[in-house]
Molecule: transfer RNA
Organism: Promethearchaeota archaeon
RNA sequence: GCCUCUGUGGCUCAGUGGUAGAGCAACUGACUUGUAUUCAGUAGGUCGGGGGAUCAAUACCCCCCAGAGGCU
Numbered sequence: 001g002c003c004u005c006u007g008u009g010g011c012u013c014a015g016u017g018g019u020a021g022a023g024c025a026a027c028u029g030a031c032u033u034g035u036a037u038u039c040a041g042u043a044g045g046u047c048g049g050g051g052g053a054u055c056a057a058u059a060c061c062c063c064c065c066a067g068a069g070g071c072u
Base pairs, nucleotide, nucleotide: 001071002070003069004068005067006066007065010024011023012022013021018055026042027041028040029039030038048064049063050062051061052060
């Protein structure tokens, strides 16, 4: 330098055009002598950044940024 893939709550990941979810973690309450487990609930994400097409984008197109792998 070229090619491919990835980027979504604190972490690991779903979500292939129509109001963004799960598990774990955090917090609150119940239970317990207490802790843990268990149960119930709450909060937390302008979906890496910018632009475009569309009535409508996390998802399609282009550029950039970061990371992983491969070729030379």